Predicted 3D model of a 1460-nucleotide RNA (small-subunit ribosomal RNA) from a metagenome. The RNAcentral record of the sequence draws on SILVA.
[in-house]
RNA sequence: AGAGUUUGGUCCUGGCUCAGGAUGAACGCUGGCGGCGUGCCUAAUACAUGCAAGUCGAACGGAGUUGUUGUAGCAAUACGGCAACUCAGUGGCGAACGGGUGAGUAACGCGUUGGUGACCUGCCCCGAAGAGGGGGAUAACAGUCCGAAAGGAUUGCUAAUACCCCAUGUGGUCAUCGGUUUUAGAAUCUGGUGACUAAAGUCGUAAGACACUUUGGGAGGGACCUGCGUCCCAUCAGCUAGUUGGUAAGGUAACGGCCUACCAAGGCUAUGACGGGUAGGGGACCUGAGAGGGUGACCCCCCACAAUGGCACUGAAACACGGGCCAUACACCUACGGGUGGCAGCAGUAGGAAUAUUGCUUAAUGUGCGAAAGCGCGAAGCAGCAACGCCGCGUGAGCGAUGAAGGCCUUCGGGUCGUAAAGCUCUUUUUCGAGGGAUGAGGAAGGACAGUACCUCGAGAAUAAGCCUCGGCUAACUACGUGCCAGCAGCCGCGGUAACACGUAGGAGGCGAGCGUUAUCCGGAUUUACUGGGCGUAAAGCGCGUGUAGGCGGUUCGGUUAGUUGGAUGUGAAAGCUCCUGGCCUAACUGGGAGAGGUCGUUCAAUACUGCCGAACUUGAGAGUGGUAGAGGAAGGUGGAAUUCCGCGUGUAGUGGUGAAAUGCGUAGAUAUGCGGAGGAACACCAGUGGCGAAAGCGGCCUUCUGGACCACUUCUGACGCUCAGACGCGAAAGCUAGGGGAGCAAACGGGAUUAGAGACCCCGGUAGUCCUAGCUGUAAACGAUGUGAACUUGGCGUUGGUGGGUUCAAAUCCAUCAGUGCCGUAGCUAACGCGAUAAGUUCACCGCCUGGGGACUACGGCCGCAAGGUUAAAACUCAAAGGAAUUGACGGGUCCCCGCACAAGCAGCGGAGCGUGUGGUUUAAUUCGAUUUACACGAAGAACCUUACCAGGGUUUGACAUGCAAGUAGUAGGAAAGGGAAACCGGACCGACCCUUCGGGGAGCUUGCACAGGUGCUGCAUGGCUGUCGUCAGCUCGUGUCGUGAGAUGUUCGGUUAAGUCCGCUAACGAGCGCAACCCUCGUCACGUGUUGCAAGUGUCACGUGGGACUGCCGGUCUUAAACCGGAGGAAGGUGAGGAUGACGUCAAGUCAGCAUGGCCUUUAUAUCCUGGGCCACACACACGCUACAAUGGUCAGCGCAAUAGGUUGCCAAACCGCGAGGUGGAGCCAAUCCUUAAUGUUGGCCUCAGUUCAGAUUGCAGGCUGCAACUCGCCUGCAUGAAGUCGGAGUUGCUAGUAACCGCAGGUCAGCUAUACUGCGGUGAAUACGUUCCCGGGGAUUGUACACACCGCCCGUCACGUCAUGGGAGCUGGUAACACCUGAAGCCGGUAUCCUAACCGCAAGGAAGGAGCCGUCGAGGGUGGGAUCGGUGACUGGGACGAAGUCGUAACAAGGUA
Repeated sequence: AGAGUUUGGUCCUGGCUCAGGAUGAACGCUGGCGGCGUGCCUAAUACAUGCAAGUCGAACGGAGUUGUUGUAGCAAUACGGCAACUCAGUGGCGAACGGGUGAGUAACGCGUUGGUGACCUGCCCCGAAGAGGGGGAUAACAGUCCGAAAGGAUUGCUAAUACCCCAUGUGGUCAUCGGUUUUAGAAUCUGGUGACUAAAGUCGUAAGACACUUUGGGAGGGACCUGCGUCCCAUCAGCUAGUUGGUAAGGUAACGGCCUACCAAGGCUAUGACGGGUAGGGGACCUGAGAGGGUGACCCCCCACAAUGGCACUGAAACACGGGCCAUACACCUACGGGUGGCAGCAGUAGGAAUAUUGCUUAAUGUGCGAAAGCGCGAAGCAGCAACGCCGCGUGAGCGAUGAAGGCCUUCGGGUCGUAAAGCUCUUUUUCGAGGGAUGAGGAAGGACAGUACCUCGAGAAUAAGCCUCGGCUAACUACGUGCCAGCAGCCGCGGUAACACGUAGGAGGCGAGCGUUAUCCGGAUUUACUGGGCGUAAAGCGCGUGUAGGCGGUUCGGUUAGUUGGAUGUGAAAGCUCCUGGCCUAACUGGGAGAGGUCGUUCAAUACUGCCGAACUUGAGAGUGGUAGAGGAAGGUGGAAUUCCGCGUGUAGUGGUGAAAUGCGUAGAUAUGCGGAGGAACACCAGUGGCGAAAGCGGCCUUCUGGACCACUUCUGACGCUCAGACGCGAAAGCUAGGGGAGCAAACGGGAUUAGAGACCCCGGUAGUCCUAGCUGUAAACGAUGUGAACUUGGCGUUGGUGGGUUCAAAUCCAUCAGUGCCGUAGCUAACGCGAUAAGUUCACCGCCUGGGGACUACGGCCGCAAGGUUAAAACUCAAAGGAAUUGACGGGUCCCCGCACAAGCAGCGGAGCGUGUGGUUUAAUUCGAUUUACACGAAGAACCUUACCAGGGUUUGACAUGCAAGUAGUAGGAAAGGGAAACCGGACCGACCCUUCGGGGAGCUUGCACAGGUGCUGCAUGGCUGUCGUCAGCUCGUGUCGUGAGAUGUUCGGUUAAGUCCGCUAACGAGCGCAACCCUCGUCACGUGUUGCAAGUGUCACGUGGGACUGCCGGUCUUAAACCGGAGGAAGGUGAGGAUGACGUCAAGUCAGCAUGGCCUUUAUAUCCUGGGCCACACACACGCUACAAUGGUCAGCGCAAUAGGUUGCCAAACCGCGAGGUGGAGCCAAUCCUUAAUGUUGGCCUCAGUUCAGAUUGCAGGCUGCAACUCGCCUGCAUGAAGUCGGAGUUGCUAGUAACCGCAGGUCAGCUAUACUGCGGUGAAUACGUUCCCGGGGAUUGUACACACCGCCCGUCACGUCAUGGGAGCUGGUAACACCUGAAGCCGGUAUCCUAACCGCAAGGAAGGAGCCGUCGAGGGUGGGAUCGGUGACUGGGACGAAGUCGUAACAAGGUA
C1' cells in the first nucleotide's frame, strides 16, 4: 500500500466482499511447563448454609470462674478481703469508611474553569481560657404475669465520663450606638452598653498521662452557585400556574419559589423549548498517518442505588447495603392467635452459549476501638480452578544414501514422502528422584504463602504436536470416489462421468500449545469528504420570483483591542501513553525521572487582517435629464379570409372516405355552384436559431391604463449591496365549483373496417372539454435535464437595439463601443460525449440537493384541498449489482452503393397419373444404424444366403482372431469315412508329416491354466483425421508509425475502376502476409520430333512428346496527362479464349466413435463368437429425387447413314449352327490404336388420322431362359395374352446465358446374378432470351439506431394460477408506559388542641412551666374509579410487495420495435 466482483471487451460512477488490528468472549478439534494479569457482559432474577464491624473493665453498677486469704466454727459451713480472667447490661467511640452493583439519571449528574461578601466540619494540629456547688432517675439484677415463638407487661433495688439545676464568663451569640477598611455588593476588623450562655472524670504513690468545657486559627473533608462541553428523533413546534418576578413570614449549616400568603403577568423556544427513545459520567481503552470513529470490563476519580415505593429518627456527617417505621410483591416458620427475612459484601446454589473455591492468614499494607497489651476486619495478602489474554521456554542436537521398507503418483523409465527413519555419537532446558534452602521482619522473638522460589547431585532421548488451508483474491496439487446427487461457499462462484472448488488419500503451504469458526468494533471506505467528494447525460439545481432571520460584503483615515498572534504564569489528580533509566536470567510485568495532553483561567505585549465606534470618498447600488426598440401585462373597441349552419337560385345521381372498403350523407334533391344571412373560435402572408417577459408564456388592427429593459450625458445620494432557511406571490395542460357560450376540433360513447382476438392504430358520427366571467387546484421531460450574483481569461463569422467616428447630396458599405441573441473554435476542463466570455475554464459569496438497485414520486402520521389529489416521507424484506459514456460486432418490417440464373426476358420441367427409389409415419419378434436448411437414387460403386450390425431358436467359453508365461503332450500337427443333427457341432475307423541340432534338446503344433482376446456396445458435447455449409463470396490480418486514458481506430475509409481489397488517384499513414489473379491439367491454332497396332501407298488425318502464340501489344475516342472503359485492325483465338483442379481468417459444440484411428466408461458362459431360419423388400397415409407417358415435331414397319469415351484372362467372346426370343452349342481372335464392337435421335418410303386410339404401358395369367448350394418370402430376362391411371397437371416451385438448355443414344464402376429408371463419363442433333435492377432470395461495402453479445430463433412487460416470506389496512381482543380528574389514605415530620399521664426547674402549698401519650388538621406512598394519550402483541377478512426450474394469456418497450 491494495485486491475481487456489473461488460463480448473499455473507461467512469457505484455498491457488495476480502486481506489488518482488537476482545471480560463463546463454540469445535487439540493440549507439556513457567511468569504476570483477567474471570456472571444474561435475570438490579430468586436465594439454603457459613463468614464479611466491632471495641473499650484505665467510664459504671453487677454476675460468674479460678487462686489466695481473714473472722466464727472441731469440721461441714456461714460472713468477708485481695488478685487474675470472662461476660450480658448502662455509657463512649466506630458502625455515613472500607466492599458491591449500574437499575435509575440527558441532569450543574459528570468533566473543566471560576465563585461563596450565602456555608458546615467529629476525630487530628496550633493558640487562649476554664472545670465551683448540687439534684433526681434508670437498665442490669430480683420477684410476679402473658405468649408456641418472636417478644412483652408490671412491682422493687442501684451506678456513672448517662441526665438535670445553680454559679463563674476569657470567650461566644443576639440587640443597640460608633469607628476603620475593602468592594460590583449586605463582608472583615475594632470600641461602648445590655441580655443570654460551659464543664466529667479515669488511671497513676506521685510527677503526670488520657479524657472534658468555651473559643480563635489550621489541615483535610463536605455543601451550594456558576461560564463552557456532554447521544438520537422535527413523522415531537410550540411549552409553562409555583409557572417568571416582587413583598412578607417560615425553613435550612447556608443563598434561593426551597415552602406559604398576597401582588404583577411574566418566563422558555428554530443557536431546537416541550415531548419521545437510548444511556451512569470522566481519566482512559481499541482502531486510525492524522482528523476522526467505536467503547466505558479490570485499575483510579465522581455520581446513583441496596427486594419495590414512601418516611423520618440518631448523629459532626445518613434520610443510612449487613439501623428503624409503614405500604406492596415474594419466600419461610407457626400451636393459625401471630411472627421472621432481604448476598448489586466473600464463598456457594438455581438460571444461562458462558464467567472460578461454601480455601489459608491477619505475617505484611491499611483501618475501627483501646493508655496499652491487644481484639476485630471474605478490606487486604496468598493459595486453588480456567490456554481466557499477554510474555518466555521446551518437545532434542550432530553424523547418517542402498536414497531401505511402506504409502502415493507415474509417460512404467521413474518421481516423491526423504537425512526423514533405522543406525552411530552427544546433550539434559524440561521431567523424575535425592540433598540444601531464602529475601519478604526497620532493635529480639514472631511467615499464611512454603519446604515454595532458588542452588547442588543423580537417572534417562527420555515425559511433551496439533489445527487450519491448498480455483482466484491468497502462500500451497495430484489420484480416486461421486455425477446439478451428496455437498462446498467470505465475494466471484464450484458439482449435470475425465471436479486442482464436494468426500477421502498422498503431497504441499501457514501458524504453532495452540489452530480454526462465530459475534462485535475500528481500518481499508476520500463510501457523509473539517482535513477530504459531488449535482448537463451516472444519485443530485427548488417551476419562477419578491423578500425576513442568518451568512458574506467597495475605497481612505482615526480610535478600540473582542476575535487573532506572541511571552509569562496557574491549573489540567494518580495510573495510563512517548522517551531516558533501574529491578526480576530475558520478555511480559514493575520502580524512578522527563515530556505530551484543555475550545480552561490570570496577566503583559503586538495591531497586519476581521469585528465594533467615529469621520470621509465614489468605482458597487440607486436617482435625474434626453432618446430608443418591443407578440411585456390589463381593459375596451374593430376587421377580413376560412369552416359550419340557415334561406333562396342553378343542377342531377351520386357523394364521401380508404391500403382496399364499409358505416355515413343523398331523388323528401345531396355533393358541386351563385347570392344573401347567422354564430363562434383562431388570426395565413409579414415571420426571421427575430423581439419581449422572472418563469409559466406572449402574434390581425385601433384606443386607454400600466410594468420592465437598453443607449447617451456623468447632474444628485453616498455602500443604501449580494444571497436567502421559514414566509408570501405568480405558475402550461388536464381537472373541479357556479354562471354564460358552443363554429371547428374532440376523451368517453355508438357504428364501419382490420384481426386469431382488436377493449387499438384507419374511417363515419359524437358528448364533456376546448372559449368567456368569478373562484379552486399547484402539478409537467415546468429542460439549457446546467441555482443566483460578481470578477478575470487568445480569436473568427452572423444577427437585434442604441451611441460615436469616417464617408456621402442621401442611403448602403466601413471603423469603434455598450446591451442582447446564435454558430465555430484556442487554452483549460471533462469518464467520455462535449463545454468553451451566454463556460461545464479560473476564483469568491450565499442558498438548494445527492450518498447502491428494488421495495418507494409507497405505507403510517402531520399540513393543504370540495374532490381528484398534492406536499413532507420511512421500515421490514430482497439483489450483487443497478447505472453513464464510448468501442467492436450482430440485428432492424432504417438509409445508400454494388454483385449473383436473385428477379425480370426466355426454354424445358417438377407439383396431377402409373411405376422405380429414398424418407417420415405406422406396423412388426425384427422391420439394424446414421443423416433432417447444408438429410431424403444420401453412407449403399449394387440386402435371396453371405453382406448384417436387427429378430427367433440352437451351440461354444482363453474363445472366430493376436501376443506372452507356466505346465503337459509323440502315432504329434494335419487330413478324414460311417453315424447323429436343420446346421453349427458331436463323433472318430483309417491315412499321416516339417525345420534346426552340440543328439541332451529346441522351434512349430496340440491340450490345460494364467495374463488376456473380442465388442458395428455408449459418448462426434472428450478427440484425431476427413467432409459439408456460408462461398470461388472478396474478404481476413500483421509490423512500424500516428490518434485515443482505454476498449480500439487509422491502414482496409473516400473519388474512379474491376470478375476481384483488381488497379489508379487522393490520403497519417508506410509497408507486408493469407486470399484474388498467375503458375498446373484438358480443349481450340501453329511449328518441330518420333512414329506402331492407324491410313490402300507414302504421308501424317491421327497418336505421343517438346515448343510458339494473346500482352489492352497496335490505332481512335472517353477519362484526372491515371487506372480503366468503348470501338477498330490483325488473328485459330481479344480483353479471365472455354472447362477443370485449386476453397483465406473463420462460423455452425454442423456431420461422422458404423470407413479408419483414439481417451474414458460399460460388458467378459456375454453387449463376445458360430449356425439355421426370418427381417432390412411390411403399407390406411405424407414428402423428396427420378423414369415412362398422355401422342401426329407422333407411333409402327422396312431400307440407308454417322460417334466418342471406357472395359476385358475365374475375362471380353467372333464366324457358323439351333431357338420367334431370352438364350444355347461352338470355339476363331484378344493380356488389346490389332479382337470383342451393331450407336440412337436422323433420313427415305409405307401404314395409322385425333380416338383413351396401331397413344400409353401399369397390372395379371401362362410358357420359357440365365446366374447361383438355393430365386417361396425376395432376382433379372424372353415369348404369348391382359391392357389400368393418364388427354399436359391447383397453390406453389426447380434448372439453364452457348456447343449451354433441350432431345438422343453409348460405355463404365459395383457385380455370381440383379430390382441401374441411380451414379460417373462419352459423343450425336442443337435453340430461345437478357429492356433492366423497382421488387423476392443470398452475399459484399458504407452509414444510422439499439435496453441485443447464447448476438432478433435476441431481449423483455403486465394480468392470472400455485408456493414461501416480510409488511400496510382491519370489526375488534389484549398488554405496557407516563400523565390527568375524583375518592380513599399507612408510616412520618410539622401545626393545633388540652382528654389522660409525668422524677429533676419555680412555688411553703395549691399549682405552674415543660414534656409524653391521645385526638384533630395540612402534606403524603400506595390503592380504587374514570375518560383520554402513546407504544407494542394478536385478529376473520383485505391491499399491494419480494422471491420461486420448465405454468396460462397476449406482445407494451428496445430497430422507424412494425401507430416514434